[in-house]
Context: one part of a larger RNA
RNA sequence: GGAUGAACGCUAGCGGCAGGCCUAAUACAUGCAAGUCGGACGGGAUUGGGGAGCUUGCUUCUCAUGAGAGUGGCGCACGGGUGCGUAACACGUAUGUAACCUACCUUCAUCAGGGGGAUAGCCUCUCGAAAGAGAGAUUAACACCGCAUAAAAUCACAGUGCAGCAUUGCAUAAUGAUCAAAUAUUUAUAGGAUGAAGAUGGGCAUGCGGGACAUUAGCUAGUUGGUGUGGGUAACGGCCCACCAAGGCGACGAUGUCUAGGGGAUCUGAGAGGAUGACCCCCCACACUGGUACUGAGACACGGACCAGACUCCUACGGGAGGCAGCAGUAAGGAAUAUUGGUCAAUGGAGGCAACUCUGAACCAGCCAUGCCGCGUGCAGGAAGACGGCCCUACGGGUUGUAAACUGCUUUUGUACCGGAAUAAACCUUUGGUCGUGACCGAAGCUGAAUGUACGGUAAGAAUAAGGAUCGGCUAACUCCGUGCCAGCAGCCGCGGUAAUACGGAGGAUCCAAGCGUUAUCC
Numbered sequence: 001g002g003a004u005g006a007a008c009g010c011u012a013g014c015g016g017c018a019g020g021c022c023u024a025a026u027a028c029a030u031g032c033a034a035g036u037c038g039g040a041c042g043g044g045a046u047u048g049g050g051g052a053g054c055u056u057g058c059u060u061c062u063c064a065u066g067a068g069a070g071u072g073g074c075g076c077a078c079g080g081g082u083g084c085g086u087a088a089c090a091c092g093u094a095u096g097u098a099a100c101c102u103a104c105c106u107u108c109a110u111c112a113g114g115g116g117g118a119u120a121g122c123c124u125c126u127c128g129a130a131a132g133a134g135a136g137a138u139u140a141a142c143a144c145c146g147c148a149u150a151a152a153a154u155c156a157c158a159g160u161g162c163a164g165c166a167u168u169g170c171a172u173a174a175u176g177a178u179c180a181a182a183u184a185u186u187u188a189u190a191g192g193a194u195g196a197a198g199a200u201g202g203g204c205a206u207g208c209g210g211g212a213c214a215u216u217a218g219c220u221a222g223u224u225g226g227u228g229u230g231g232g233u234a235a236c237g238g239c240c241c242a243c244c245a246a247g248g249c250g251a252c253g254a255u256g257u258c259u260a261g262g263g264g265a266u267c268u269g270a271g272a273g274g275a276u277g278a279c280c281c282c283c284c285a286c287a288c289u290g291g292u293a294c295u296g297a298g299a300c301a302c303g304g305a306c307c308a309g310a311c312u313c314c315u316a317c318g319g320g321a322g323g324c325a326g327c328a329g330u331a332a333g334g335a336a337u338a339u340u341g342g343u344c345a346a347u348g349g350a351g352g353c354a355a356c357u358c359u360g361a362a363c364c365a366g367c368c369a370u371g372c373c374g375c376g377u378g379c380a381g382g383a384a385g386a387c388g389g390c391c392c393u394a395c396g397g398g399u400u401g402u403a404a405a406c407u408g409c410u411u412u413u414g415u416a417c418c419g420g421a422a423u424a425a426a427c428c429u430u431u432g433g434u435c436g437u438g439a440c441c442g443a444a445g446c447u448g449a450a451u452g453u454a455c456g457g458u459a460a461g462a463a464u465a466a467g468g469a470u471c472g473g474c475u476a477a478c479u480c481c482g483u484g485c486c487a488g489c490a491g492c493c494g495c496g497g498u499a500a501u502a503c504g505g506a507g508g509a510u511c512c513a514a515g516c517g518u519u520a521u522c523c
Stems, first nucleotide, its partner, number of pairs: 001523004006519005013375006019368002021333001026331003030328003035074003040071002047064008081286003091209007100202002105198007113147001115145002123136005153178004159172005183190003211258003218249003223246006230240002261283004265276004288309005311322004339365001341364003347361001348359004378409004388400004415459005423450001428445008467512005472493003478507005488495002
């Protein structure tokens, strides 16, 4: 000198863009953050209309409405948070997978025949303070279960051809065995089953690379390898198991201890390097602590389950409930870090044919000079070089200083008033055309949180707006007064003991400027 997720002191007009718990992965009151589908299913409270009977406020029929639960499907593995752990194939990079999986989506091929038994809900009961649990009766499905059919699927066995990378891979015809489906409605769409391929997303393996300490030198029994057509997995493998052998790693640093999420990048520097890993993007890990699996295409699952533990809460003492490292917010800690805001209008996500619903993702607004950038606080003229202040003095002067007054001008900004967007085009509705009952192209209509915002115009008026630090040398900027080794200053050298350009005040000056200084840290 540059930089910062900064803090502190003094000061402060505005806007744009960004950023905002670095500490206690501490504890959390309250609200919200993941639902959706009635075009899968049974049922249906409520409300309204009409009719009949009559005891005139009841019963019954019918049409519509369709709440809240329940079964079922898809989603909840995304999105959002944090950096505890991890020195590791975690990450980065380059490969391999002839050792693997992939819901939704796309393409191609084929198929969907015929049955069954339940169960939630509802109803009737029982237990319990509650959370909740149990019994009986009854009911539906795209829920569940057999049967049929079935190959270019899987497995077994042997054959042929081609290829390779050792185990083998691909193609092909034969035999045997095993395995499928679901319907809905507006009748054409949506959905279903099997197989092949694609796309996307992952799993696994390997080479190389990036911390400290040798005042850590030896470490290791599933340890290293093999056999078992063993188990397990989507898949290879001591991943697990039985047996056999005695191996394996290490000064090219094993093992141990400490520290740490990694990268793209960021800061600095001419570069090489050094330092960092906030915000944004990719990957990893975690979700009160530890463990376990279930469901599922995918989890060993932040707002799922079970067990154990610590903590908090409710209780009728028998037993139960909970997990903000989601968004706000609270307490605590701390030098220190914001609103218990608005909207789904846009973008994106989930579900749905759709309308739409949900979305603290997101978009916006609020707070904070935390940073960067921009603008303003006037401009021109004006010498009696005014008054006042300060300094010198020979009383003449110097300086503040064109500064002010005064004259003219302007109105950014601010104030008042008037106007006023873009972000929105799709979906959808109506409609036209092309191929043909769907898609594509076109026309009109509908939708804005931010917002009466941005922006534009008019009016009056210099009107509404400057500070901070420094002035001995380094280092740009000097005098007077006060003090008298005191009070104090100080980054280093050092100032101060009676003429202090170094302390305190004043005048003046210098440097930056809505900031200026100090402190901390990095280069």
The part of an RNA shown here (small-subunit ribosomal RNA, 5' domain) has 523 nucleotides and comes from an uncultured bacterium. The prediction has a mean pLDDT of 84.